[in-house]
Predicted 3D model of a 72-nucleotide RNA (transfer RNA) from Denticeps clupeoides. RNAcentral holds the sequence, with entries from Rfam.
């Protein structure tokens, strides 16, 4: 330089046009418990930026940026 493939919560995931979830961490209450732990509920996301399609975009297209991998 060129391709491709990844970015969604503080960590690690799903979700492939029509209200963004789990899972561990975090708060808060109560029951057993010497403590660890179990059981409820709760908070936390402009879904890398930016633009553009569409009545509606994480999600479909440009661009751009980062990491990984491949090729030269």
């Nucleotide at each position: 330089g060129c391709c491709a493939a990844u970015g969604u919560a503080g960590c690690g995931u799903a979700g492939c046009g029509g209200u963004a979830g789990c899972g561990c961490a975090c708060u808060g209450a109560g029951a057993c418990a010497a403590g660890a732990g179990u059981c409820c509920a709760g908070a936390g996301g402009u879904c890398g930026c930016c633009g553009g399609u569409u009545c509606g975009a994480a999600c479909c297209c440009g661009g751009u940026c980062a990491u990984u991998g491949g090729c030269a």

It matches the Rfam family "tRNA". Rfam classes the family as a transfer RNA.